The RNA shown here (c-di-GMP-I riboswitch aptamer) has 85 nucleotides and comes from Desulforamulus aquiferis. Taxonomically the source falls in Desulforamulus (Bacteria, Bacillati, Bacillota, Eubacteriales). The model forms 95% of the base pairs in the Rfam consensus.
[in-house]
RNA sequence: UAACGAUAAAGGCAAACUUAUCGAAAGAUAAGGACGCAAAGCCAUGGGUCUAAAGCCGGGAGGUUAAGAUUGCCAGGUUACCGAA
Repeated sequence: UAACGAUAAAGGCAAACUUAUCGAAAGAUAAGGACGCAAAGCCAUGGGUCUAAAGCCGGGAGGUUAAGAUUGCCAGGUUACCGAA
């Protein structure tokens, strides 16, 4: 330097659920809480998934659509702590 990842050490993150707020929703944020995580740090770039307000179609019911959401779905990019085999 590139890989690899212990029943090591030090530290880190925080699912479900609850409360509050925001949002049309999906969901997000904060506090509590730990199912898990070696990038569960960061980036919606590609794919996937979720939602469907506005728009469009429709007499209506409804259909369709991402410019919304998700990186704790998978790739890719980028940065980083520790050091047994």
The sequence was found by an Rfam model in a public genome assembly.